[in-house]
Molecule: c-di-GMP-I riboswitch aptamer
Organism: marine sediment metagenome
RNA sequence: GAUAAAGCCAAACCCUCCGUGAGAAGGGGGCAGAAAGCAACGGGUCUUAGAAUAUAGCAAGACAGCCGAGCUGCCGAA
Repeated sequence: GAUAAAGCCAAACCCUCCGUGAGAAGGGGGCAGAAAGCAACGGGUCUUAGAAUAUAGCAAGACAGCCGAGCUGCCGAA
């Protein structure tokens, strides 16, 4: 940051499979994305077979395609 090019990625939904669950992985699919790469540091949202008995916290987790900060990175005209 071009109505460029090369590639990348892959929402909902469906199938398989793992997990108590939020969700994860693989296949199909394609709504999107210029960091939709990495990473739970701050905030946020969500979950729970646990402790507890306050219903909001603790603890343990999930989400990076919710926001911010951090690290890294492809292409590139005027």